[in-house]
RNA sequence: GCAUCAAGAACGGGGCAUGGGCCCCGGCCAACCUGCCUUCCCGGGCAAGGUGGCGAGCGCCGCGAGGCGCGAUGCGGCCGGCCGGCAACGAAACGGGU
Numbered sequence: 001g002c003a004u005c006a007a008g009a010a011c012g013g014g015g016c017a018u019g020g021g022c023c024c025c026g027g028c029c030a031a032c033c034u035g036c037c038u039u040c041c042c043g044g045g046c047a048a049g050g051u052g053g054c055g056a057g058c059g060c061c062g063c064g065a066g067g068c069g070c071g072a073u074g075c076g077g078c079c080g081g082c083c084g085g086c087a088a089c090g091a092a093a094c095g096g097g098u
Base pairs, nucleotide, nucleotide: 001075002074003073004072005071011026012025013024014023015022016021027054028053029052032050033049034048035046036045037044040097041096042095043094057070058069059068060067061066077086078085079084080083
């Protein structure tokens, strides 16, 4: 700087604490990035890799549509040395164009 802030999903075990919370593991949710479903593009799909989440929205202005501010998330990851290399499911659904 751009996009979104709609929806969805919390229980089990362990640890530290006694503030009413924090951490770890398992589980679950979600298509933002990568990847896959298809050679490529568009749409759609898949929680595999990377994030994030499982009370993240809040405040102000406006009759309203909406706007503004603050905040949150994403705009792949890892390794070594500019160049290069590595992993990405047993899931999925395909439709249109080329």
Annotation:
The RNA shown here (SAM-I/IV (S-adenosyl methionine) riboswitch aptamer) has 98 nucleotides and comes from a soil metagenome. It matches the Rfam family "SAM-I/IV (S-adenosyl methionine) riboswitch aptamer". Its family is annotated with regulation of gene expression and S-adenosylmethionine metabolic process in the Gene Ontology. A reference for the family is Weinberg et al. (2008), "The aptamer core of SAM-IV riboswitches mimics the ligand-binding site of SAM-I riboswitches", RNA. The family is grouped with related families in Rfam's "SAM clan". Rfam 15.1 lists 567 matches to the family in 508 species. The sequence is in RNAcentral, with records from MGnify.